[in-house]
RNA sequence: CUACGUAGCUCAGCUGGUUAGAGCAUCGCAUUCAUAAUGCGAGGGUCAGUGGUUCGAAUCCACUCGUA
Numbered sequence: 001c002u003a004c005g006u007a008g009c010u011c012a013g014c015u016g017g018u019u020a021g022a023g024c025a026u027c028g029c030a031u032u033c034a035u036a037a038u039g040c041g042a043g044g045g046u047c048a049g050u051g052g053u054u055c056g057a058a059u060c061c062a063c064u065c066g067u068a
Base pairs, nucleotide, nucleotide: 002068003067004066005065008024009023010022011021017055026042027041028040029039030038048064049063050062051061052060
């Protein structure tokens, strides 16, 4: 100097706008003699932190921290 930081993991979120989402994983239920597989559902988030702009910020700006 450049890119990145969003759930336990891997990631999406396209010019700021309704309650922040998916897959895998975890838990519960159904199914089965039982397990696996499959189906349905649930829990889980300070959107790295602080400040600023705005009616409104994961998204824009500044600084700090961390990773490559």
Predicted 3D model of a 68-nucleotide RNA (transfer RNA) from a marine eukaryotic metagenome. Model confidence (mean pLDDT): 81 of 100. It matches the Rfam family "tRNA". Rfam links the family to the GO term triplet codon-amino acid adaptor activity. The family's RNA type in Rfam is transfer RNA. The sequence is in RNAcentral, with records from MGnify.